Order: sequence, then structure tokens, then C1' cells
RNA sequence: AAAUGAUAAAGGCAAACCUGUCGAAAGGCAGGGACGCAAAGCUACGGGUCUAAAGAAGUACUUACGUACCUUAAUGAUCGCCAAGCCGCCAAA
Repeated sequence: AAAUGAUAAAGGCAAACCUGUCGAAAGGCAGGGACGCAAAGCUACGGGUCUAAAGAAGUACUUACGUACCUUAAUGAUCGCCAAGCCGCCAAA
């Protein structure tokens, strides 16, 4: 230095759930809380997944405007789904 990762040490993160808050929702943020994590640090730009607001199509009602339902729709979300890129702590075999 690379690879690898322990029943090691130091330190770190924090699922579900609860409270508050933002959001149409998925979900985010803050506090509590720990299921787990050696990248559970950062990047949403590849695939997957989740949501469905605007827009569009359809149906019903309506003179009409429009309303309701339904389908579609990512420009929304997720890096704690996978892959990839960047950066990083420790060191027993």
C1' cells in the first nucleotide's frame, strides 16, 4: 500500500414505534427509542420499489362552468433494495 474483516479497542450511525413539524401522498426533518449496520458516510445520474400532485384519457351527473369516480402519469421519494462513483475510522488472523 492492496485485499480482507474479529466475540478486539476507540469512536460512529440508528429500523420499528412514540411525540412535534413539513408534505396531496410516498416520505423528510427534530427529539425520544434501538432492529440492525464496517461504509446504515456522501451522490437519486443506471436498474428496482413506493407515492400520484399538476397534466391527459374515460365514465356518471350538469344547459354550461364544473363536480365525483376511475385509469394513466415523476418532474416526487427511497443510498437501511441492488449496482456504480467519491471519501473515510480501526487492525486480530